The RNA shown here (transfer RNA) has 72 nucleotides and comes from a Candidatus Woesearchaeota archaeon. Its Rfam family is "tRNA". Rfam classes the family as a transfer RNA. Taxonomically the source falls in Candidatus Woesearchaeota (Archaea, Nanobdellati).
[in-house]
RNA sequence: GCGGUAGUAGUAUAGCGGUUAGUAUGCGGCGUUGCCAACGCUGCGACCCGAGUUCGAAUCUCGGCUACCGCA
Numbered sequence: 001g002c003g004g005u006a007g008u009a010g011u012a013u014a015g016c017g018g019u020u021a022g023u024a025u026g027c028g029g030c031g032u033u034g035c036c037a038a039c040g041c042u043g044c045g046a047c048c049c050g051a052g053u054u055c056g057a058a059u060c061u062c063g064g065c066u067a068c069c070g071c072a
Base pairs, nucleotide, nucleotide: 001071002070003069004068005067006066007065010025011024012023013022018055026044027043028042029041030040031039048064049063050062051061052060
């Protein structure tokens, strides 16, 4: 330099163009216990950036950035 894959809560991950953006974990509160742990309830927190298409984009298209893999 060329090609491919991926980028979503602090972390890991799911997500037919119309979902309240889900789950686990984490963190806060409450309950249970003599205390802790565990467990239950509850709350907090996310779509890499820009443009385009569309009535509507995390999702499709283009460009950029980053990471990984392959080729040279």